[in-house]
Context: one part of a larger RNA
RNA sequence: GAUGAACGCUGGCGGCGUGCUUAACACAUGCAAGUCGAACGAAGCACUUUUUUUUGAAGCAAUUAGCUUGCUAAGAGUGGAAAUGUAAAGUGACUUAGUGGCGGACGGGUGAGUAACGCGUGGAUAACCUGCCUUAUACAGGGGGAUAACAGUUAGAAAUGACUGCUAAUACCGCAUAAGCGCACAGUAUCGCAUGAUACAGUGUGAAAAAAUUUAUUGGUAUAAGAUGGAUCCGCGUCUGAUUAGCUAGUUGGUAAGGUAACGGCUUACCAAGGCAACGAUCAGUAGCCGGCCUGAGAGGGUGAACGGCCACAUUGGGACUGAGACACGGCCCAAACUCCUACGGGAGGCAGCAGUGGGGAAUAUUGCACAAUGGGGGAAACCCUGAUGCAGCGACGCCGCGUGAGCGAAGAAGUAUUUCGGUAUGUAAAGCUCUAUCAGCAGGGAAGAAAAUGACGGUACCUGACUAAGAAGCCCCGGCUAACUACGUGCCAGCAGCCGCGGUAAUACGUAGGGGGCAAGCGUUAUCC
Numbered sequence: 001g002a003u004g005a006a007c008g009c010u011g012g013c014g015g016c017g018u019g020c021u022u023a024a025c026a027c028a029u030g031c032a033a034g035u036c037g038a039a040c041g042a043a044g045c046a047c048u049u050u051u052u053u054u055u056g057a058a059g060c061a062a063u064u065a066g067c068u069u070g071c072u073a074a075g076a077g078u079g080g081a082a083a084u085g086u087a088a089a090g091u092g093a094c095u096u097a098g099u100g101g102c103g104g105a106c107g108g109g110u111g112a113g114u115a116a117c118g119c120g121u122g123g124a125u126a127a128c129c130u131g132c133c134u135u136a137u138a139c140a141g142g143g144g145g146a147u148a149a150c151a152g153u154u155a156g157a158a159a160u161g162a163c164u165g166c167u168a169a170u171a172c173c174g175c176a177u178a179a180g181c182g183c184a185c186a187g188u189a190u191c192g193c194a195u196g197a198u199a200c201a202g203u204g205u206g207a208a209a210a211a212a213u214u215u216a217u218u219g220g221u222a223u224a225a226g227a228u229g230g231a232u233c234c235g236c237g238u239c240u241g242a243u244u245a246g247c248u249a250g251u252u253g254g255u256a257a258g259g260u261a262a263c264g265g266c267u268u269a270c271c272a273a274g275g276c277a278a279c280g281a282u283c284a285g286u287a288g289c290c291g292g293c294c295u296g297a298g299a300g301g302g303u304g305a306a307c308g309g310c311c312a313c314a315u316u317g318g319g320a321c322u323g324a325g326a327c328a329c330g331g332c333c334c335a336a337a338c339u340c341c342u343a344c345g346g347g348a349g350g351c352a353g354c355a356g357u358g359g360g361g362a363a364u365a366u367u368g369c370a371c372a373a374u375g376g377g378g379g380a381a382a383c384c385c386u387g388a389u390g391c392a393g394c395g396a397c398g399c400c401g402c403g404u405g406a407g408c409g410a411a412g413a414a415g416u417a418u419u420u421c422g423g424u425a426u427g428u429a430a431a432g433c434u435c436u437a438u439c440a441g442c443a444g445g446g447a448a449g450a451a452a453a454u455g456a457c458g459g460u461a462c463c464u465g466a467c468u469a470a471g472a473a474g475c476c477c478c479g480g481c482u483a484a485c486u487a488c489g490u491g492c493c494a495g496c497a498g499c500c501g502c503g504g505u506a507a508u509a510c511g512u513a514g515g516g517g518g519c520a521a522g523c524g525u526u527a528u529c530c
Base pairs, nucleotide, nucleotide: 001529002528003527005526006525007524008523009522012402013401014400015399016398017397018395019394020360025358026357027356029355030354031353034102035101036100039099040098042096043095044094045092046091047090048089049088050087052085054083055082059078060077063074064073065072066071067070109313110312111311118238119237120236121235122234123233124232125231128230129229133226134225135224136223137222138221139220141175143173144172150165151164152163153162154161155160181206182205183204184203185202187200188199189198190197191196211218212217239285240284241283246276247275248274251273252272253271254270255269256268257267258266288310289309290308291307292303293302294301295300315336316335317334318333319332338349339348340347341346366392368391369390370389374388375386376385377384378383405435406434407433408432415426416425417424418423439471442465443464444463445462449457474519475518476517477516478515479500480499481498485514486513487512488511489510495502496501
């Protein structure tokens, strides 16, 4: 000088950062990955139309009664408004369990493992893949059989099934067509970096597709190219120990086959006997690597929190499935440990996601708000989802800034300490007078961040006004190193101490007080690094 710090004393405000370094210990609870009805059938809801059941209004009105002889009252019948239920059809930017599509391989966490082509750096792939996106060319013809949902039966405490029957698709499967696409065979030209690569044309053979709709479009298939992302290989570099000296049988190489996106002992069979090592193999210990960060004039040394890149992992250990991509944190299967439910037959779970709990520890935060912004997934879109992210909360944990007042003020007040009792110090310090208002508090206004609308933050930042010196200073040290001295107490005791050392009766070194010095919302101590 530095720190992801901790501890002691103290603590006014703001901005920006930062916060389990220990048990990769165990986890209650909530949330963290969904979305599409413009792929599909179905169910529900709402509305409209039609049909029909029941009730049956207004109006018309045969007829009857009364008398005020043209009015009043009753009224079979006719009429069909309206309401209600049934069935069918249609519509809805309506809702959704299921089929289907895309996304759950990103984003987020952690550093256990790993001394390795893991990482860094520089190359190689004539040995490779690449969903969505962009560009170009071409195509989309005609069929089929199922199955979930649903209904019924049935097993089970549950988780979850079983059987029968029905149905749709952008789900699934044949057929047609198809090139400069794949495979096999044989060929020419050009080129190179060895295997070879590229271009051209031939024969045989093989493989496609899907529709939706509001008619604007959006999708589908094939091929080629791009972009992006990944994969593999190689040179060099990458901690300690020789009180670790030999290690290795798929081991090293070859042939053949298999496998992979692809090369390869990657795997298998056979053949050979190789391969590595004192330039440190093997073994053991430790450790994620880097950009960086700290220190230093530099060389170097230390370190790898936060932020960014890469890698590895997801209770422990295996395994594959799906898929463009995983051997997959919030998918599946098996085994193990642990926890929970159980009707004892059987089941469920995985916070090293965000909060939070217990435990461990010197030690590390809220079970907060919002998708307004930035980005991500789905969707044609509206929109939905997003503990990514944006914000707020807590902690002087760090850095930075500000304040706790300013000017005048000598009777050098009182008090306190000391004293040679004269004084001296505290000390312009206080009081007093005159001012000011940064911060905090009160009142009023009030953003940008958002492109037309939409603001969690937030009535926040900021501005204005009034108001009171009020609400705001401590910590360590004073023998030398090292800035800063006296008094009393103690008496090798109590104690101090980084080193030298101090204390045994006049202690500037212990304790207290006064005074002084340093730093300051901090100051000291401890730990670690240079």
Small-subunit ribosomal RNA, 5' domain from an uncultured bacterium, 530 nucleotides, folded computationally.